[in-house]
RNA sequence: GAUUUAUAAAGAAGCGUUGAGAGACAGGCUCGAUGAAACGCUAGCAACCUGAGUACUUAUUCAAGGUGCUAAUUCCUGAUCCCGAAGGGGAAAAUAUAAAUU
Numbered sequence: 001g002a003u004u005u006a007u008a009a010a011g012a013a014g015c016g017u018u019g020a021g022a023g024a025c026a027g028g029c030u031c032g033a034u035g036a037a038a039c040g041c042u043a044g045c046a047a048c049c050u051g052a053g054u055a056c057u058u059a060u061u062c063a064a065g066g067u068g069c070u071a072a073u074u075c076c077u078g079a080u081c082c083c084g085a086a087g088g089g090g091a092a093a094a095u096a097u098a099a100a101u102u
Stems, first nucleotide, its partner, number of pairs: 001102008013042005021031003025078004043070003048066002050063005074094001080090004
């Protein structure tokens, strides 16, 4: 990198270095010198894998070792379907993460 499966309306930030961009892509919109991104440290959230119990085959409780995450629903929309005045809804694709395979 590819494939498969699952999840994505919840949750959780401070400091230091540094200095202009960031939110995947496009459009919108938003964040940003009252400090973006990146890196480091500390803290936290969550519970996919993992470990321990209960129950006994599918659930449930606890822990937190491997990951992940800590503005906005995955920020919104993108192709399609339904209702529609505005607009709203469904379910995909894409993206992200985990696990397994390659």
Record summary: SAM riboswitch aptamer (S box leader) from Agaribacillus aureus, 102 nucleotides, folded computationally. The sequence was found by an Rfam model in a public genome assembly. Rfam family: SAM riboswitch aptamer (S box leader). Gene Ontology term of the family: regulation of gene expression. The organism belongs to Agaribacillus, within Bacteria.